[in-house]
RNA sequence: AGAGGCGCACGAUUCAUCAGUAACCGCUUUUUUACGGGCAAACGGGGGCGGUGAAAGGGGAGAGUGCCGAGACGCGGUUUUUUGCCCGGGGAGCCGUUUGUCGGGGUAAUGCAGAAUAUGUAUUACACUGUCACUUUUUUAGUGGAGAGCU
Numbered sequence: 001a002g003a004g005g006c007g008c009a010c011g012a013u014u015c016a017u018c019a020g021u022a023a024c025c026g027c028u029u030u031u032u033u034a035c036g037g038g039c040a041a042a043c044g045g046g047g048g049c050g051g052u053g054a055a056a057g058g059g060g061a062g063a064g065u066g067c068c069g070a071g072a073c074g075c076g077g078u079u080u081u082u083u084g085c086c087c088g089g090g091g092a093g094c095c096g097u098u099u100g101u102c103g104g105g106g107u108a109a110u111g112c113a114g115a116a117u118a119u120g121u122a123u124u125a126c127a128c129u130g131u132c133a134c135u136u137u138u139u140u141a142g143u144g145g146a147g148a149g150c151u
Stems, first nucleotide, its partner, number of pairs: 001151002005068001007067004013061003023052009035088006071102003074097009103129002106126008131145005
């Protein structure tokens, strides 16, 4: 320097979902609910009917751009958020990871996150695929390895 291919990241734009939900308005009813536990307060909160009716986060497609440990996740630290305070759980951002995991994408099951049948992720299974080594043998097949690789 180069290759892998449903390859990776970013991405203008666009689509559905969220959701007939939240919120607001009218009428009515109830009383200590809020991610879990404890404490605390309110002109606070909850339910029903009718009307108006979103957005964020998460995701799909994607012109184009940069790339081939691309990158993703995990772990550690830190800041922040979830009515207020404490404990726990969850979400978001940033930093580190010259030695935690993964060659690559796909499908399925289960757990976790999630509003979710989306999607992400961990584990397991299954074929597919690139590559190297060995065996077979005549171009195919089998077995094994890992990107700290291969050409």
Predicted 3D model of a 151-nucleotide RNA (Lysine riboswitch aptamer) from a bovine gut metagenome. The prediction has a mean pLDDT of 75. The model forms 98% of the base pairs in the Rfam consensus.